Predicted 3D model of an 80-nucleotide RNA (c-di-GMP-I riboswitch aptamer) from a Deltaproteobacteria bacterium. The organism belongs to Myxococcia, within Bacteria. The coordinates come from a structure-prediction model, not an experiment, and the mean pLDDT is 86.
RNA sequence: UACCGACAAAGGCAAAGCUGGAGCAAUCCAGCGACGCAAAGCCAAGGGUCCCUGAAGGAAGGGACAGCCUGGUUGCCGAA
Numbered sequence: 001u002a003c004c005g006a007c008a009a010a011g012g013c014a015a016a017g018c019u020g021g022a023g024c025a026a027u028c029c030a031g032c033g034a035c036g037c038a039a040a041g042c043c044a045a046g047g048g049u050c051c052c053u054g055a056a057g058g059a060a061g062g063g064a065c066a067g068c069c070u071g072g073u074u075g076c077c078g079a080a
Stems, first nucleotide, its partner, number of pairs: 004078002012037002017032006035067001041073003045070003048065006
């Protein structure tokens, strides 16, 4: 440096659910709470899922999810 990932150490994140708030919604924010996570840090670029507009269906447009996969990028620790 590139892999790798201990019943290691230090620190970190926080699913479901509940409460309050924002949003048409998906969903998000704060608190409580821990199912889990070595990128469960960041980026919606490719795929995917979900929501809204579209009279219905579709095209198209707008949005959400990084804790669905891939990719990009940064990064803590160090046994085998």